Predicted 3D model of a 358-nucleotide RNA (Bacterial RNase P class A) from a Clostridia bacterium. It matches the Rfam family "Bacterial RNase P class A". Rfam classes the family as a ribozyme. Lineage of the source: Bacteria > Bacillati > Bacillota > Clostridia. Its mean pLDDT, the model's own confidence on a scale to 100, is 75.
C1' cells in the first nucleotide's frame, strides 16, 4: 500500500422566522389566546419466534390430535434467542457455517449412464473343446479397464490355472468391553469381534416442551328504551361455557336478529434508559446514583433562510495547509417489550494474508 476478517459508535450540527400535536400553567379578556416542556428508528420494516397484558374464568385433572425443539454447560420473564465449549465441514490464515438424537426397530427412495446400485459380468484374464485359422462354444474369475457422485474397505507380501481378505502384517471404518482426563458433550489408550453404501429439512422411532384467543383483545357510558322480534327449555333437568373427548366444575335460563353506531378508557413509569463499583472468559447478574424521553385516530412530529461540519473531487504546495466545487444512505410510531431476518451511508479500532521500503 492492497485484499480480507471481526467488532463498535453515529445516522449531520447551530441560530432566526413561521407552522402543527399533546401535557402543564396563566389571564377582567375563554380566544383555534399567551407562556413553557416534549415530540418518528436502528431498523419504526417483515409479522418469523417469545412474552407482558386482555377475555373464556373464581378454575382443575386426564386422554387423543396437532405443533415445536433436538450435542454439552450456562444466561434470560421466556424463546426456535444469546454466551462459552465439544464434534464435523470450509478457508493459506484471521475467522465462518451446521435443520448436530436414532440407519444394528420397520417402511420407502437413490434419476441418467452402466453388465450391475445388496447387485453383477460389457471388455478383459485363466482352463477345456472345436475351427474354413476370421472365430465360436462350455466352465472359472471379479485382481485390471470402461460407466458413474458412489461399484461395497486400502497398500504390501504370500498363494492360485488365473484370481479373490483366500491367508498374513500394517492402516481405516463400525460395534462392544475396560482404563485415563473432564460437571458434561467428548478426549487419549488398550483389548475383542466384524467388513453389512447413502438418505430421516423422506415416512418413522426416541427424549423434552406447549390451554385457547387476540388491542380490530377488552371495559364503561349513551340511545325512541328499565328497548323490540324469533327459536329451544322450564325444576333442577335441558341448554350453554371451559379449542376436540371424558371426569369435574360454573351459570341458572340459553341462542340468534335488530336498534348500531358514537364517545371515553385501555394509551404509555417500563422484565425502562444512562453512569459507577464488584462478580463472571462471556452472555449477564447484584449494589449505589441519576433521568422521564410522542400518544395521534384519517392520523401531528414540519417549512424557509444563513452559517458550520463528516465524506468526496480538484488547483497550488516537500509537508502542514490554503483556495474552489459538491454535500449526508435505508427509511415514518399506532398497546408495550426481548430477539431473529431483511434494507442501507460514511467513520473508528483490532486481527490475518500478500507485496514493497527502511
Nucleotide at each position: 500500500u492492497g485484499a480480507g476478517u471481526a467488532a463498535g459508535a453515529c445516522a449531520g450540527g447551530u441560530g432566526a422566522c413561521c407552522g402543527c400535536a399533546u401535557g402543564c400553567g396563566g389571564c377582567u379578556u375563554u380566544g383555534a389566546c399567551c407562556g413553557u416542556a416534549u415530540g418518528a428508528g436502528g431498523a419504526a420494516a417483515g409479522u418469523c419466534c417469545g412474552a407482558g397484558c386482555u377475555c373464556c374464568a373464581u378454575a382443575g385433572g386426564g386422554c387423543a390430535a396437532g405443533g415445536g425443539u433436538g450435542c454439552c454447560g450456562g444466561a434470560u420473564a421466556a424463546c426456535g434467542u444469546c454466551c462459552g465449549g465439544c464434534g464435523g465441514a470450509g478457508g493459506c490464515g484471521a475467522c465462518u457455517c451446521c435443520a448436530g438424537g436414532g440407519a444394528a426397530a420397520g417402511u420407502g427412495c437413490a434419476a441418467c449412464a452402466g453388465a450391475g446400485a445388496u447387485a453383477u459380468a460389457c471388455c478383459g484374464c485363466c482352463g477345456g473343446g472345436u475351427u474354413u485359422c476370421g472365430g465360436c462354444c462350455c466352465g472359472g474369475u471379479a485382481a485390471g479397464g470402461a460407466u458413474g457422485g458412489a461399484a461395497a474397505g486400502g497398500c504390501g507380501a504370500g498363494g492360485u490355472a488365473a484370481g479373490a481378505g483366500c491367508u498374513c502384517a500394517c492402516c481405516g471404518g463400525c460395534g462392544g468391553c475396560a482404563a485415563u482426563g473432564g460437571c458434561g458433550a467428548c478426549u487419549u489408550u488398550g483389548c475383542c469381534g466384524c467388513c453389512c453404501u447413502g438418505u430421516a429439512a423422506a415416512c418413522c422411532c426416541c427424549a423434552c416442551c406447549c390451554g385457547g384467543u387476540g388491542c380490530a383483545a377488552g371495559a364503561u357510558u349513551g340511545g325512541a328504551a328499565u328497548g323490540a322480534g324469533a327459536g329451544c327449555a322450564u325444576u333442577g333437568a335441558a341448554u350453554g361455557g371451559c379449542g376436540g373427548c371424558c371426569c369435574g366444575u360454573c351459570a341458572c335460563g340459553c341462542u340468534c336478529u335488530u336498534g348500531a353506531u358514537a364517545a371515553u378508557c385501555g394509551c404509555u413509569u417500563g422484565a425502562g434508559c444512562c453512569c459507577u463499583u464488584c462478580g463472571g472468559c462471556a452472555a449477564c447478574a447484584a449494589a449505589g446514583g441519576g433521568c422521564c424521553u410522542a400518544g395521534a385516530u384519517a392520523g401531528a412530529u414540519g417549512g424557509u433562510c444563513a452559517c458550520c461540519c463528516a465524506g468526496g473531487g480538484u488547483g497550488c504546495g516537500a509537508a502542514a495547509g490554503c483556495g474552489u466545487c459538491u454535500g449526508g444512505a435505508c427509511a415514518g410510531a399506532a398497546c408495550u417489550c426481548g430477539g431473529c431476518u431483511u434494507a442501507c451511508g460514511g467513520c473508528u479500532u483490532g486481527c490475518u494474508c500478500a507485496c514493497c521500503a527502511c